This is a predicted structure of a 338-nucleotide RNA (Bacterial RNase P class A) from a Candidatus Bipolaricaulota bacterium. The coordinates come from a structure-prediction model, not an experiment, and the mean pLDDT is 79. The model forms 90% of the base pairs in the Rfam consensus. Taxonomically the source falls in Candidatus Bipolaricaulota (Bacteria, Bacteria candidate phyla). The RNAcentral record of the sequence draws on ENA. A source record names the gene rnpB.
[in-house]
RNA sequence: GGAGACGGCCAGGGGGCCGCGGGGGCGACCCUGAGGAAGGUCCGGACUCCACUGGGCAGGUUGCUCGGGGCAACCCGAGAGGGGGCGACCCCUGGAAAGUGCCACAGAGAAUAGACCGCCAGCGGCCCCCUCCCCAAAAGGGAGAGGGUGCGGGCAAGGGUGAAACGGUGGGGUAAGAGCCCACCGCCGGGGCCGCGAGGUUCCCGGGCACGGUAAACCCCAGCCGGAGCAAGGCCAAAUAGGGAGGCGGUUGAGGAUGGCCCGUCCGAUGCCUCCGGGUAGGCCGCAUAGAUGAAUGGCCCCCCACGACAGAAUCCGGCCUAUGGCCCUCUCCCUCG
Numbered sequence: 001g002g003a004g005a006c007g008g009c010c011a012g013g014g015g016g017c018c019g020c021g022g023g024g025g026c027g028a029c030c031c032u033g034a035g036g037a038a039g040g041u042c043c044g045g046a047c048u049c050c051a052c053u054g055g056g057c058a059g060g061u062u063g064c065u066c067g068g069g070g071c072a073a074c075c076c077g078a079g080a081g082g083g084g085g086c087g088a089c090c091c092c093u094g095g096a097a098a099g100u101g102c103c104a105c106a107g108a109g110a111a112u113a114g115a116c117c118g119c120c121a122g123c124g125g126c127c128c129c130c131u132c133c134c135c136a137a138a139a140g141g142g143a144g145a146g147g148g149u150g151c152g153g154g155c156a157a158g159g160g161u162g163a164a165a166c167g168g169u170g171g172g173g174u175a176a177g178a179g180c181c182c183a184c185c186g187c188c189g190g191g192g193c194c195g196c197g198a199g200g201u202u203c204c205c206g207g208g209c210a211c212g213g214u215a216a217a218c219c220c221c222a223g224c225c226g227g228a229g230c231a232a233g234g235c236c237a238a239a240u241a242g243g244g245a246g247g248c249g250g251u252u253g254a255g256g257a258u259g260g261c262c263c264g265u266c267c268g269a270u271g272c273c274u275c276c277g278g279g280u281a282g283g284c285c286g287c288a289u290a291g292a293u294g295a296a297u298g299g300c301c302c303c304c305c306a307c308g309a310c311a312g313a314a315u316c317c318g319g320c321c322u323a324u325g326g327c328c329c330u331c332u333c334c335c336u337c338g
Stems, first nucleotide, its partner, number of pairs: 001334005007328004012304007020033005035310001039321002042319005047229004059225005064079006080093005094220002099218002101214003116159002118155003123152002125149004130144005167185006186209001187207005192201003233285004243276006255267004
C1' cells in the first nucleotide's frame, strides 16, 4: 500500500431571516416538535372488551447442550456436532430407522435403481473353418476342436449423465465380473471408559454393509399459548323513523292550515301532545416530556478542507429482520521498503 474479519460510535455543526403543528401568556413573546431504523408488520408484552371448573380437538409459537438475564419474545457467555475460508473468522442445528409426497434438466437408470457405450462367450441359438464317423459318391446327418456373434443371455469393473448413481483401495476369484471371499480404511449396533450435558473414544465385541437427499413439503415428538384488537373500548348526544308510559280526542270534533287575535273558510280520525329510555350523525376521552384526523416537524443565506446516504411518527413498549453514508479500535492474509 492492497484485500478482508470482528466490535464500537456518529447520523452534519454554528449563526441569521421567514414559515408550520402543539402548549402557555391579556399581549409583546416564551417553551417544545421524528429515527437508528420511525420501515417490513415477523414475534412477544402492556392496555381494552368478550369468554372462562377442568380437559381435549383445531390453530399458533419455540426447538443442539449447560449456565445466566428477561413476564414473554428474545439476548449474553461457555461448549457439542456438521459445513465454508490460506487465515482473522463465519454459517447451520429436534426427528428422514413412524408414514405419505417430491427430486427440474441431463441421463440407460433418481430409490424395493439401471444397462447407452463397454466387458464376456461358461450356457441356448446362428455363421465361418478344420478333423473324424454314417453313406459308393454327392446332397444330407452326427461327434469334437477352434474362431466369430448385428440374436437370446451373463456382468456392473471402466467410460459417459447429473447437485446426487446404492462404500473406498489392494488382492483372491471368475468366461467376464461383483463384499462373491479376504486384508486395511470407512460405516452400523452393543458394551466399557470420559463428560452435569449436547456428545467423545486411540479400548473390547458383533455385523459384509442395511438405512440417498428434502421437514422454509405434509407430518411426528416435546415445551408453552383462552379469543379479538385503538376501526380495542368508554363518555356526551341532534334531526327523522321506530319503542315504552301518561294525557287529550270520537263528528256536539282533539289538532292543523290561513291569520297579530276572534269570527269565518278549508283539512281532519288508531290521530295529537308531554315525558322516558336505546341507537345513529357529530363531539370528547383513550393519547403519551412530538402528536394530528387535511393530518405539523419546512425553506433561503453565510462560515466550517467536507454539500451529507437510507428514510419520515399515528395507542405504547421490548425484540427480530431488512435498507443505508461515514469514522475509529483490535486482528488476518498478500505485496513492497528498511